[in-house]
Context: one part of a larger RNA
């Protein structure tokens, strides 16, 4: 370390439970609100954070009922109380009811501010007034009313109105008048009493259901859409006006006349009414209102009957009883008719409601005759054009509705009946009202469930629309169980605690609060066996050894497993996966063919014609039964139809034919299986499209208002002076200070590199870099919004999202695409082809499969035989072509002769023909094998129909072809096989090759392919050869005295071949050529002689000779030698990347060829036993993917079985040797557990998981690994403590110092201070903390904001516009980032101070006293009031230096009582009859007069002639306060007392004078406070008002703690990032750069 067992931990499954949900049924209710709603904020309790309740009368108050003993909510505890004088609790009626919210006095950032008492606005009534415009009207004002407004789930009516989608594309069409948005109403709404429906018959308002009917129709006549009348039911209900005419009142008018208001009259289509007559006025009916009474509703009351034993506990069981108009249900320590609450039944209301019923009252309602006249709904009907709606898409398109235009009639009229016309019929438009039957459920009550049971059921069983996320719209969780009862563990021990061990409680504590059961992953402890020479899906078959024992017993079983054989996971998807193709870390839970409607078909059942639908009766511990015949299917067909009919149609036909009738064949309804269609339709999955909203806190641009830019450099225009010119011009110097100017910090940006890349950081850091007075940067407030904005333009940016934001909805979009799709067994079993396809990875039809029925009995495949036609292979060259050689050779070329005609020659080309030899897919004189057709014999499974599929990607091998290169594991056909969907044996391993088709078992036998030395079963078999190469494992051209066999041809005892010995000569150095050429550079010739033989020479060699050889010859030797061809087996040719493809060892056979025998060898065949299917039997069959069919197991729930088990222990969980087809599974037992469970027969389904990058939870691995977030730095001592690197203190050291210091604004929201604590947070630690608990802390007339003002902009009475929602905007009203505006110094707290205290001031208001005057409002006016840049000067704060003064020091070291060193030397607002730089001003301050309609001011003019303004300084404030030091006390942190000097000069200085001055062009807010005035028109007061002095009094609301370049804000973090304004020490320096240091703060939480 492995396996196993036992015992634990973790974890939460399972089973049980339910407090909560879900779906319905029946009733009720169907609204609440200006009498202030819905919804909230804030409060209210003795202690009170949250929920609930309540509202300053606040855990409640009053009255009336009910009730009868306890009560002060959830919710314990402490405290204090209430109650039989009737509490708490329950019901009815009242009172109170803060603030916000329609929100309503004004405002506003909801729950607040301001004002002061206001119903804001609209409406309506009345009155008073009153424009343009005479009357009038609009409008205005006043009073009254209290009508509207807002909220709310679905249903309803209307306005407006998509898209995805479907059409396999798409545009008409569809989705769909759907979704969304908007308006409005009610408990229902809408519709509604015929200008109707029909059809020659009729019906008689509307609505809803069934049916008609998927019909008539509409429709790129595609996809699809789709009525109506009749019929059957539910429910029923009818009325009022306009007009004609009459009356009254009023108005206008010059008249005829006419208008308005009110009353009467009148309401219809066999036309009615007016009008003119006649009659009646009882009774009855009714939808409206009121009253009374009664049911009923809102609390209640009574209400039968049991005990004992067992048990922790009884209700269970046992025993003996009882009640029942009550055996519904729930509870009680397990399972209760008789214990409790209840139940059946009976009964009850002071008060409120009472929409239902009854009665009454009030109110409404008459008929008829005549037909001369009058009336009967006008910008209407109709028509034209353009649209919409109906089934109707413009069609022949009626009817109905809308827009524009035109434009009638009045009953002798008008409309309709599907263009239109005629006839006929029906109706009476252009006004209105109307219950019921119908739709829905936010809500209340009661009840039910073959609904769920904590991953389920609502998102929510629980303090959930919560926590949390997002700027926002919006999104949105997790989380149940101690026990009967807390009896919740006193006490002891260990420990700082946490935790644990005892004790105790309890039936049980392994029920101990992290609590019932307690599976698995995962982590341990103990024990048995195994494991350190051993290689792989880890199992399986065998098996030694060791250790053990019990469901059914030893011929048994359990654990381990040395060693041996065989053996490449699962799923998906594929021609093909161990695949290095997909998916899964592991475990557990959840997770996918369902439902409705309508067809087809099969089965079962009922009836023989079948059957009801809606509805009704009924039922009420219900879903039964009956009625209902409207309708549907069938009963007759044929035809396009009219139509005819056992026939009919075509046809001239009686012909003929088609489809029917006839003979065998009956349908229909219900249920079930299967399949199809329409719906989301097996589940999960887009990117898109459309609608309505939310976003400019990021960013882009713009608007308004503020603010910022150290320092240095350059030196434009202009000006001055000088020169110069007739005058300019021009030149020089100076002055000046321009600039999208230069250098360079802050600031803004982002060019380069490195680091970082699971970061410190979802864009940064470090080092360099660009701009830095401008088209600059930045703060605050605002505007622009999604096909839109904005954009110095990159398709950039619009909240970490942009070729069209985000959120929600249409929506379960669609997906010919991918993935996934869950128990078992049995039977059969494919395809990867043809054809069509905007088709090619999809579909349709056919082919191939399954199931059933029918038909039969030999038809199919196959075998054998017989008979056929053919034009392929091979072959051939007769045809068509092609082709080589030869012969003859037309014709031509070349050439000779000739004057020419012509005659010749030809080694040139060559037709045709002859001979020889070839070739052909598109040649065939001839021509197979197979295949195909037909017949015969053998041969069961063929055919037809119905229903249900899958397949239509194929792969390799052999053969025959095409393409390609006679390449491809290539491609494409044909054909066969195998794989696919096929296991077994062989080929080492190896889908497609060889052998062979697996029902199961066997420790039986025989074989196939292939094998027999060992691995490894079987021959070290036999005989005869070959190979020597480890050939035997792949290969060519080519090469070779390898070797075996064969054939042929030469030489050879007259001596071959090889070897050795010897010769190899002379003419001659042949000739030519050459410098030379002598056998041997080259050319020609290549003879003769000698001889046994000897070339005018085979090579080497020389300058040329020479020399050595060869051929040739002789000798020695002695028997075969040489050459050519064919053939077997070998050799070379032969190089790839780690060493490694004969399977290995190894082999000379164990290679190879031939012959032969034996054996091995498979899931084949045989044998034995068994199962299933088919079959009468005999017997045969049983591999299997897609797919079809059949039979079962299990889960949850329901009914029935008067079934059964259960505290003496159910379910669940764990183990276990039984049973069943060895199936899914089912029992029995043991332990745990502690309350339910099971069986049989049926039924209903949220019914079976291993995979979906599934989903939720848990747990591993990685791993004690990376990391611990700026490298500014720590060290020591002491203290505290259980414990100290980290806390405190001290002492050193180090870092920042235009910051890493200090103060504000925003933002945050208690983080501030003190005490206590240390589980978590803190990247370590922790005694510490921005952490947990408790307590405390923020004090304002003057600071900031409001009670003042306005900017951009917002809202917006009236108004204008718009389908609606709404948009714009006047008067107004809000709105700071601006204007206006009164306090300073010191002290004090643990924590606050311009806020408290001390001192000294100022502002507003009120009052008193005293003085003066007409004053005020509105109004008018001035002023407020403004840009950039630059330069010079004055004076402050602070700082530095020098001097003076005060206090202190006197030395570890050379000097140091001196011209030494160190520190200090401060002090406000306010006030002032003091001084004053400077600025404006003689180019005119201040003042006076005049002018215009005009009072002042302003403006203009005139006069006189010097003032106006201002920082600052001085005085007072202040003999104060502060202050080093000293002294005392101390809890060691501090506290108290006392208290010195407190002056002058210099330098520079971004503050101030100053809103100044100079200059430039781009020409630079508004309003109020404050000031001035009173002419005209107007108001108020003069009882006053204003103003001056003084005194007294008074002064509202909000913020105020703390952080604020950050550990508290924005960045998910105690994050190297970001964040507006102010202050600005020293040395060096131009400087806010840089470096080092003050004050102050830190050392970065390993």
């Nucleotide at each position: 370390g492995g396996c196993u067992a036992a015992c634990g931990g973790u974890g939460a499954a399972u089973a049980c439970c339910u407090a909560g949900g879900c779906a319905c049924a029946c009733a009720g209710a169907g609204g609440c609100g200006a009498a202030g709603a819905a919804g909230g904020a804030c409060g209210u309790g003795g202690c009170g954070a949250c929920c609930g309740a309540c509202g300053a009368a606040a855990c409640g108050c009053u009255c009336c009922g009910a009730g009868g003993a306890g009560c002060u909510g959830g919710a314990a505890g402490c405290a204090a109380g209430c109650u039989u004088a009737g509490a708490u609790c329950c019901g009815g009626a009242g009172a109170u009811g803060u603030c916000c919210g329609a929100a309503u006095g004004g405002g506003g950032c909801a729950a607040c501010c301001c004002u002061a008492u206001a119903u804001a606005c609209a409406g309506u009534u009345a009155g008073u007034u009153g424009a343009a415009u005479c009357c009038a009207u609009a409008g205005a004002c006043u009073a009254g009313c209290a009508u509207g407004a807002g909220c709310c789930a679905a249903c309803c009516g209307g306005g407006c109105g998509a898209a995805c989608u479907g059409a396999a594309a798409c545009a008409u069409c569809u989705u769909a008048g759907u979704a969304a948005c908007c308006c409005g109403a009610g408990g229902a709404a809408g519709a509604g009493a015929a200008a109707g429906a029909a059809a020659c018959c009729u019906c008689g308002a509307u609505u809803c259901c069934c049916u008609u009917a998927g019909u008539a129709g509409c429709g790129g006549c595609g996809a699809g859409c789709g009525a109506a009348g009749c019929g059957g039911g539910a429910a029923c209900a009818g009325c009022c006006u306009a007009a004609a005419c009459c009356c009254a009142g009023g108005g206008u008018a010059a008249u005829u006349a006419u208008c308005c208001u009110g009353g009467g009259g009148g309401u219809c289509g066999u036309g009615g009414g007016a009008c003119a007559g006649u009659c009646a006025u009882c009774a009855g009916a009714g939808a409206c209102u009121c009253a009374a009474a009664g049911a009923g509703u809102u609390a209640g009351a009574c209400g039968a009957a049991g005990c004992g034993g067992u048990u922790g506990a009884a209700a269970g069981c046992c025993g003996c009883a009882c009640c029942a108009a009550a055996g519904a249900a729930g509870g009680u320590g397990a399972a209760a008719g008789u214990c409790c609450u209840g139940u059946a039944g009976u009964u009850a209301a002071a008060a409120a409601c009472g929409g239902c019923u009854u009665u009454g009252u009030a109110c409404u309602c008459g008929a008829u005759u005549g037909u001369a006249u009058c009336c009967c709904g006008a910008g209407u009907a109709g028509c034209a054009c353009g649209g919409g709606u109906c089934u109707c898409g413009u069609g022949a398109a009626a009817c109905c509705c809308c827009g524009u235009g035109u434009g009638a009639a009045u009953c002798c009229g008008c409309g309709a009946g599907g263009a239109c016309c005629a006839c006929c019929u029906c109706g009476u438009a252009a006004g209105g009202c109307u219950a019921a039957a119908u739709a829905c459920u936010c809500c209340u009550g009661u009840g039910u469930g073959a609904c769920c049971g904590a991953u389920a059921g609502c998102g929510a069983a629980a303090c959930a629309g919560u926590a949390c996320c997002g700027u926002g719209a919006g999104g949105g969780a997790a989380a149940g169980g101690u026990g009967a009862a807390a009896a919740g563990a006193a006490c002891c021990c260990c420990g700082g605690g946490a935790g644990g061990g005892g004790a105790g409680u309890g039936a049980a504590a392994u029920a101990g609060a992290a609590c019932a059961u307690g599976a698995a992953a995962c982590c341990g402890u103990u024990a048995g066996c195994c494991u350190a020479c051993a290689a792989g899906c880890a199992g399986u078959g065998g098996g030694a050894g060791g250790a053990c024992g019990a469901u059914u017993a030893a011929a048994c079983g359990u654990c381990u497993g040395a060693c041996c054989g065989c053996g490449u996971g699962c799923c998906u998807g594929u021609u093909g996966a161990a695949g290095a193709a997909u998916g899964a870390g592991c475990c557990g839970g959840c997770g996918a063919g369902u439902g409705a409607u309508a067809g087809g078909u099969c089965g079962u059942g009922g009836c023989a014609g079948g059957u009801u639908a809606a509805g009704g009766c009924g039922a009420a511990u219900a879903u039964a039964g009956c009625c209902g015949c409207a309708g549907c299917c069938a009963u007759a067909g044929c035809g396009a139809a009219a139509g005819c009919g056992a026939g009919u149609c075509c046809g001239a036909a009686u012909a003929g034919g088609g489809c029917g009738u006839u003979u065998u064949c009956a349908g229909u309804c219900a249920c079930g299986g299967u399949u199809u269609a329409u719906c989301g339709a097996c589940c999960c999955g887009a990117a898109c499209c459309c609608g309505g909203g939310c976003g400019a806190u990021c960013u882009a641009a713009c608007c308004a208002u503020g603010u910022c830019c150290a320092g240095a450099a350059u030196g434009a225009a202009g000006c001055u002076u000088g020169g110069g010119u007739a005058a300019c011009a021009c030149c020089a110097a100076g002055u000046g200070g321009a600039g999208g100017u230069u250098c360079g910090a802050a600031c803004c940006g982002a060019c380069c590199g490195a680091u970082g890349u699971u970061g410190a950081a979802a864009a940064a850091u470090c080092g360099g870099c660009g701009g830095a007075u401008g088209a600059g940067g930045u703060g605050u407030g605002g505007u622009u919004a999604g096909g839109g904005g904005u954009g110095a333009a990159a398709u950039g940016c619009c909240a970490a999202u942009c070729g069209a934001g985000c959120c929600c909805g249409g929506a379960g979009c669609u997906a010919g695409c991918u993935g996934g799709u869950u128990c078992u067994c049995c039977c059969c079993g494919a395809a990867a082809u043809g054809u069509g396809u905007u088709u090619a990875g999809g579909c349709g039809c056919a082919g191939c499969g399954g199931u059933g029925a029918c038909c039969a009995u030999c038809a199919a495949a196959c075998u054998u035989c017989u008979g056929g036609g053919g034009g392929u292979a091979a072959a051939g060259c007769a045809c068509u072509g092609u082709u080589u050689c030869g012969g003859u050779g037309c014709g031509g070329g070349c050439u000779g002769c000739g004057a020419g005609a012509g005659c010749g020659g030809u080694a040139c080309c060559a037709a045709a023909u002859c001979g020889a030899g070839g070739c052909a897919a598109a040649c065939u004189c001839a021509g197979a094998a197979u295949a195909c057709c037909a017949g015969a014999a053998g041969g069961a499974a063929a055919g037809u129909c119905a229903c249900c599929a899958g397949u239509a990607a194929g792969a390799c091998a052999g053969u025959g072809g095409g393409g390609g290169a006679u390449a491809a594991g290539c491609u494409u056909c044909a054909u066969u096989g195998u794989c696919g969907a096929g296991a077994g044996g062989g080929a080492a391993a190896c889908a497609g090759c060889c052998c062979a088709g697996a029902c199961c078992a066997c420790c039986a036998g025989c074989u196939a392919a292939g094998g027999u030395c060992c691995c490894c079963a079987a021959a070290u078999g036999a005989c005869g050869g070959c190979u020597a190469a480890g050939u035997g494992a792949u290969a060519a051209a080519g090469g070779a005295g390898g070797u075996g066999g064969g054939a042929g041809u030469g030489c050879a005892a007259a001596g071959a071949c090889a070897a050795c010995c010897a010769g190899g000569a002379g003419g001659u150095u042949u000739g030519c050529c050459u410098a030379g050429a002598a056998g041997c550079a080259g050319c020609c010739a290549u003879c003769c002689u000698c001889g046994a033989a000897c070339g005018a020479g085979u090579g080497c060699g020389u300058a040329a000779u020479a020399g050595c050889u060869c051929a040739c010859u002789g000798g020695u030797c002695a028997a075969g030698c040489g050459c050519u061809c064919c053939u077997g087996c070998g050799c070379c040719g032969a190089a790839a990347a780690u060493g490694a493809a004969a399977g290995g060892g190894g082999c000379u056979a164990a290679g190879u060829c031939g012959u032969c025998u034996a054996c091995c060898g498979a899931a084949g065949c045989u044998g034995u036993g068994g199962a299933a299917u088919c079959g009468a039997a005999a017997g045969a069959u049983u591999g299997g993917u897609a797919g079809g069919g059949g039979a079962g197991c299990g889960u949850u729930c329901u009914g029935a079985g008067a079934u059964u088990g259960g505290g003496a222990g159910a379910a669940g969980c764990a183990c276990u040797a039984g049973c069943g087809g060895c199936a899914a599974g089912c029992a029995g037992g043991u332990g745990u557990g502690g309350a339910c469970a099971a069986c049989u027969c049926a039924g209903a389904a949220g019914c079976g998981a291993g995979a979906a990058u599934g989903u939720c939870g848990g747990c591993u691995u990685g791993a004690g690994u990376a990391g611990c977030g700026a490298a500014a730095a720590u060290a020591u001592g002491u203290g505290u403590g259980a414990g100290a690197a980290u806390c405190a203190c001290a002492u050193a050291c180090c870092c920042c110092g235009a910051a890493a210091a200090c103060c504000c604004a925003a933002g945050g929201g208690u983080u501030c201070c003190u005490c206590c604590g240390g589980c978590a947070g803190g990247c370590u630690c922790g005694u510490c903390c921005g952490c947990g608990g408790a307590g405390g802390g923020u004090a304002a007339g003057u600071c900031a904001g409001g009670a003042c003002c306005u900017a951009a902009g917002g809202c917006g009475a009236g108004g204008c516009u718009g389908a609606a929602g709404a948009g714009c905007g006047u008067a107004g009203u809000c709105g700071a980032u601006g204007g206006a505006c009164a306090a300073c110094g010191g002290g004090u707290u643990a924590a606050a101070a311009u806020u408290c205290c001390c001192g000294u001031a100022c502002c507003g208001c009120a009052a008193g006293c005293g003085g003066u005057u007409g004053g005020a409002a509105a109004c008018g006016g001035a002023g407020g009031a403004c840009g950039g840049a630059g330069a010079a000067g004055g004076c402050a704060a602070g700082c530095a230096c020098c001097a003076g003064c005060c206090g202190g020091a006197g030395a570890a070291u050379g000097g140091u009582u001196g011209u030494u060193c160190c520190g200090g030397u401060g002090u406000a607002a306010g006030u002032u009859c003091u001084c004053a730089a400077g600025g404006c001003g003689u180019u005119g301050a201040a003042c006076u007069c005049u002018g215009g309609a005009g009072a002042a001011a302003a403006c203009a003019g005139a006069g006189u002639g010097a003032g106006c303004u201002a920082a600052g300084a001085g005085g007072c404030g202040a003999g104060u306060c502060c202050a080093a030091g000293u002294u005392g006390c101390u809890a060691a942190g501090g506290c108290a007392a006392u208290g010195g000097a407190g002056u002058g000069g210099u330098g520079g200085g971004a503050g101030u004078c100053a809103a100044g001055c100079u200059u430039c062009c781009a020409a630079g807010a508004a309003a109020a406070g404050c000031c001035c005035g009173u002419a005209a028109a107007u108001u108020c007061c003069a009882u006053a008002a204003a103003u001056c002095g003084u005194u007294u009094g008074u002064g509202c609301c909000u913020g105020u703690a703390c952080c604020c370049g950050a550990a508290a804000c924005c960045g998910a973090c105690a994050c190297a990032g970001g964040u507006g304004g102010g202050u600005a020490g020293g040395u060096u320096g131009a400087g806010u750069a840089a470096a080092c240091c003050c004050a102050g703060g830190g050392g970065c939480g390993c």

Predicted 3D model of a 1646-nucleotide part of an RNA (large-subunit ribosomal RNA, half A) from Zarconia navalis LEGE 11467.
Its Rfam family is "Bacterial large subunit ribosomal RNA".
Lineage of the source: Bacteria > Cyanophyceae > Oscillatoriophycideae > Zarconia > Zarconia navalis.
It was read from a public genome assembly.